[in-house]
Description
This is a predicted structure of a 61-nucleotide RNA (Fluoride riboswitch aptamer (crcB RNA motif)) from Cytobacillus oceanisediminis. The source organism's lineage runs through Bacteria, Bacillati, Bacillota, Bacilli and Cytobacillus. Its mean pLDDT, the model's own confidence on a scale to 100, is 75. It was read from a public genome assembly, where an Rfam model found it.
RNA sequence: GUAUCAUAAGGUGAUGGAGUUCACCUUUAAUCGCCUUUUGGCUAAUGACUCCUGCCGGUUA
Numbered sequence: 001g002u003a004u005c006a007u008a009a010g011g012u013g014a015u016g017g018a019g020u021u022c023a024c025c026u027u028u029a030a031u032c033g034c035c036u037u038u039u040g041g042c043u044a045a046u047g048a049c050u051c052c053u054g055c056c057g058g059u060u061a
Base pairs, nucleotide, nucleotide: 009026010025011024012023013022016052017051018050019049020048021047033042034041035040
């Protein structure tokens, strides 16, 4: 110096924050929703669970 393996750390998982957990990536990366020929239209604050905030609908005071 090169290759491989392990450990640690960081990041990502279609709109906010936190915790737990899973998966993926190692900065040349993971990732960046769906439908329609087009115009255009639709779901969702989660990868999953829980809580808070925001948004939509209903009821009660």